[in-house]
Predicted 3D model of a 349-nucleotide part of an RNA (small-subunit ribosomal RNA, central domain) from Codiaeum variegatum.

Context: one part of a larger RNA
RNA sequence: UUGAUCGUAAGGCAUCUGUAGGUGGCUUUUUAAGUUCGUCGUCAAAUCUUAGUGCUCAAACUUGGACAUGCAGUGGAAACUGCCAAGCUAGAGUUUAGUAGGGGCAAAGGGAAUUUUCGGUGGAGUGGUGAAAUGUGUAGAGAUCAAAAGAACACCAAUGACAAAAGCACUCUUUUGGACCGACCCUGACACUGAGAGACAAAAGCUAGGGGAGCAAAUGAGAUUAGAUACCCAAGUAGUUGUAGCCGUAAACGAUGGAUACUGGGCACUAUGUGUAUCGACCUGUGCAGUGUUGUAGCUAACGCAUUAAGUAUCCUUCAUGGGGAGUAUGUUUAUAAGAAUGAAACUC
Numbered sequence: 001u002u003g004a005u006c007g008u009a010a011g012g013c014a015u016c017u018g019u020a021g022g023u024g025g026c027u028u029u030u031u032a033a034g035u036u037c038g039u040c041g042u043c044a045a046a047u048c049u050u051a052g053u054g055c056u057c058a059a060a061c062u063u064g065g066a067c068a069u070g071c072a073g074u075g076g077a078a079a080c081u082g083c084c085a086a087g088c089u090a091g092a093g094u095u096u097a098g099u100a101g102g103g104g105c106a107a108a109g110g111g112a113a114u115u116u117u118c119g120g121u122g123g124a125g126u127g128g129u130g131a132a133a134u135g136u137g138u139a140g141a142g143a144u145c146a147a148a149a150g151a152a153c154a155c156c157a158a159u160g161a162c163a164a165a166a167g168c169a170c171u172c173u174u175u176u177g178g179a180c181c182g183a184c185c186c187u188g189a190c191a192c193u194g195a196g197a198g199a200c201a202a203a204a205g206c207u208a209g210g211g212g213a214g215c216a217a218a219u220g221a222g223a224u225u226a227g228a229u230a231c232c233c234a235a236g237u238a239g240u241u242g243u244a245g246c247c248g249u250a251a252a253c254g255a256u257g258g259a260u261a262c263u264g265g266g267c268a269c270u271a272u273g274u275g276u277a278u279c280g281a282c283c284u285g286u287g288c289a290g291u292g293u294u295g296u297a298g299c300u301a302a303c304g305c306a307u308u309a310a311g312u313a314u315c316c317u318u319c320a321u322g323g324g325g326a327g328u329a330u331g332u333u334u335a336u337a338a339g340a341a342u343g344a345a346a347c348u349c
Base pairs, nucleotide, nucleotide: 007303008302012317015199016198017197021193022192023191025088026087027086028085031082033081034080035077036076037075038074039073041071042070049065050064051063052062091190092187093186095183096182098180099179103176104175106173108171109170110153114149115148116147117146119145120144121143125136126135162167205246206245207244208243210241214240215239219235222232257316258315259314260313261312262311265294266293267292268291269290270289272287273286274285275284298305299304322349323348324347331342332341333340334339
């Protein structure tokens, strides 16, 4: 190098952008680097092989030939790859008319509920559980009305929409990214992937100064129990919230890397073009993009996957190589820290 893998057995980086590199559409021209054909030189001897010689034969010995995949020179070929030059439009991008959307950032507003109050009324219990108790209340609770505060946004809501992923939902406004569809205007391969690198990244945690209704690690009470460092109950601090930074991890999951092409169907939904239909909305045929479900061929150890492939192929890339020891030790990088990243061996089965 070939061969064999990565849904669940070990193995796809959490996700994206992108440098080097690798790979790359159609037509014509040049060249001859790769490629391919011939020729020449060299490729020690022995060995191998072939035709012989000669020890009576064999092995062994010995003579000549052949072989010797490599390297270098030289002469051709021009399909493929590369190079040169010119062109094309099917990939990619741009323009333009539209469409849908909880995509992002910022600002303003809203109602339900909860809690609180040295505010009003009122006057004895309330709360909680399997049952209780701790708790709370004549210093006026619970109930009811009013006010204030913080956090989250019922119904609509869906197997539904959007976003690279993380994620995203009360309403309205500003600003802004992406996608899709129609036209087919313009550029003319500008593409794909991507080691390093960079960006973003739930929750928890950390730093600073705010905020703090509810919930609630820790903690101390009440129960239960043989015990109860728990489950249950009444409290309750960090935290949860907003601003400015840090951390950089998750069963970050579709446990399934990205791109392109091809390969039977049925049913449903979302956005949209077009035909039919109509006053219009439905209905119905079809195209494109997305989201699902069922299932044929094929694949798979099986489960299952099955045009959103785990099928058939090509290109690029990450990663695995028995279980434990161990994601440990050591070293290095990084972080305020907690930690994170990289990452063994002895030994043992």
It matches the Rfam family "Bacterial small subunit ribosomal RNA". NCBI's taxonomy places the organism under Eukaryota, Embryophyta, fabids, Crotonoideae, Codiaeum. The RNAcentral record of the full RNA draws on SILVA. The coordinates come from a structure-prediction model, not an experiment, and the mean pLDDT is 84.